Context: one part of a larger RNA
RNA sequence: GGAUGAACGCUGGCGGCGUGGAUAAGGCAUGCAAGUCGAGGGGCCGCAAGGCACCGGCAAACGGGGUAGUAACAGGUAGGAACGUACCCGGAAGUCAGGAAUAGUCACGGGAAACCGUGGGUAAUACCUGAUGGUCUCGUAAGAGUAAAGAUUUAUCGCUUCCGGAACGGCCUGCUUCGUAUCAGCUUGUUGGUGAGGUAAUGGCUCACCAAGGCUAUGACGCGUAGGGGAGGUGAGAGCCUGACCCCCACCAUUGGAACUGCGACACUGUCCAAACACCUACGGGUGGCUGCAGUCGAGAAUCUUCCGCAAUGGGCGAAAGCCUGACGGAGCGACGCCGCGUGGUUGAUGAAGCUCUUCGGAGUGUAAAAACCUUUUAUCGGGGAGGAAGUUUAUUGACGUUACCCGAUGAAUAAGGGGUUGCUAAACUCGUGCCAGCAGCAGCGGUAAUACGAGUGCCCCAAGCGUUAUCC
Numbered sequence: 001g002g003a004u005g006a007a008c009g010c011u012g013g014c015g016g017c018g019u020g021g022a023u024a025a026g027g028c029a030u031g032c033a034a035g036u037c038g039a040g041g042g043g044c045c046g047c048a049a050g051g052c053a054c055c056g057g058c059a060a061a062c063g064g065g066g067u068a069g070u071a072a073c074a075g076g077u078a079g080g081a082a083c084g085u086a087c088c089c090g091g092a093a094g095u096c097a098g099g100a101a102u103a104g105u106c107a108c109g110g111g112a113a114a115c116c117g118u119g120g121g122u123a124a125u126a127c128c129u130g131a132u133g134g135u136c137u138c139g140u141a142a143g144a145g146u147a148a149a150g151a152u153u154u155a156u157c158g159c160u161u162c163c164g165g166a167a168c169g170g171c172c173u174g175c176u177u178c179g180u181a182u183c184a185g186c187u188u189g190u191u192g193g194u195g196a197g198g199u200a201a202u203g204g205c206u207c208a209c210c211a212a213g214g215c216u217a218u219g220a221c222g223c224g225u226a227g228g229g230g231a232g233g234u235g236a237g238a239g240c241c242u243g244a245c246c247c248c249c250a251c252c253a254u255u256g257g258a259a260c261u262g263c264g265a266c267a268c269u270g271u272c273c274a275a276a277c278a279c280c281u282a283c284g285g286g287u288g289g290c291u292g293c294a295g296u297c298g299a300g301a302a303u304c305u306u307c308c309g310c311a312a313u314g315g316g317c318g319a320a321a322g323c324c325u326g327a328c329g330g331a332g333c334g335a336c337g338c339c340g341c342g343u344g345g346u347u348g349a350u351g352a353a354g355c356u357c358u359u360c361g362g363a364g365u366g367u368a369a370a371a372a373c374c375u376u377u378u379a380u381c382g383g384g385g386a387g388g389a390a391g392u393u394u395a396u397u398g399a400c401g402u403u404a405c406c407c408g409a410u411g412a413a414u415a416a417g418g419g420g421u422u423g424c425u426a427a428a429c430u431c432g433u434g435c436c437a438g439c440a441g442c443a444g445c446g447g448u449a450a451u452a453c454g455a456g457u458g459c460c461c462c463a464a465g466c467g468u469u470a471u472c473c
Base pairs, nucleotide, nucleotide: 001473002472003471004470006469007468008467009466010465013341014340015339016338017337018336019334020333026297027296028295030294031293032292035058036057037056040055041054043052044051045050065252066251067250074177075176076175077174078173079172080171083169084168085167088165089164090163091162092161093160094159095158096130097129098128099127105120106119107118108117109116110115136145137144138143150157151156178224179223180222185215186214187213190212191211192210193209194208195207196206197205227249228248229247230246231242232241233240234239254275255274256273257272258271277288278287279286280285305331307330308329309328313327314325315324316323317322344374345373346372347371354365355364356363357362379410380409381408382407383406384405388400417462418461419460420459421458422443423442424441428457429456430455431454432453438445439444
């Protein structure tokens, strides 16, 4: 000198774009953050319009948050072979015949509640059985085996099987990725083989048996620290430092464990168990999980609104209309940062007053003010007024938004401070103080003439900021 997710002190006019819980992955009141489909089904309420829960389908594994753990195939990069995929796209073929239940509901009952039990009856694109079937599976072959679901306004939307695609994912490997030797030996499913089990799939992934291996000074093992990358800061570069915002990957969801469902989870707002904590209780028993958006307490030097809207973009469901969406689009708060603008312009005296200094002559502040003329960015008021809007031909649809922007009016009107002034280092005089009070980045100032402390005046440097502190280069 540059930089920062900064903080602190003094000060503070406006706008645009960014950015804002870095500490306690501490605890959380309240509201909202994942639903949707009646064109799958039967009911209930209702005069109707319509509404309601239930069965069923799809979604809820995305999106959003955080960085606790992890030194690891977690990340980066380059490869590999033994795999999977709902929705989407292309192609081929098919969609036959039957059956048994069950929720809601009704009756009865239990419970404070959460909720639960017994019995009766009912539907389906829910469930089950059979048939058929090939480019499907097994098999050398013969052969064996496996499927489907309907709705309907007749337009279509679906369903099943197979092949391929797209994109996504699982697995393996080479190289690479912090400190520490005051950690030197580590390992028994350990290293390999055979067989089996398991998986979508390879594999000690698991098991039985067999062998006795495997790693290590090129640092194993241990301990400490840490999410990794794209990137960011600085620097001429090499390098050094960092990993906020945005993007990619990984991991986590009160703590620990487990599986279920499903194409996909071992699942943030699903289930079960245990624990701590908190709440309700009729004491028998229950309920909860903000590291979603706001907000609250706490700790801290320190970090925002319990806002508006689905108009746009995107996502889920739906044939669609549409519904949902704290994703997102916006507004609010903070000079936290960057950028831009303004706080007026011209004329105006051998130069007012005041103030400071003075050798008492004067000098400085200083064209500065006053005064005159001008302008109106900004401000305020009034009028006009978008784009963002596409869908689907018309019509309609804007949170922001009385916005941006344009025009007019008023009137210099609404707007300047901070730090420094001994040297480094741009800028000095007077007074006060008297090794006191104090200053200070370093050198050093202060003990009666202090350009270094405090004040005033002048000056210097930056400027809606200026300084200080912390950290990096």
This is a predicted structure of a 473-nucleotide part of an RNA (small-subunit ribosomal RNA, 5' domain) from a Candidatus Wolfebacteria bacterium. Lineage of the source: Bacteria > Bacteria candidate phyla > Candidatus Wolfeibacteriota. Its Rfam family is "Bacterial small subunit ribosomal RNA". Its family is annotated with ribosome and structural constituent of ribosome in the Gene Ontology. The prediction has a mean pLDDT of 86.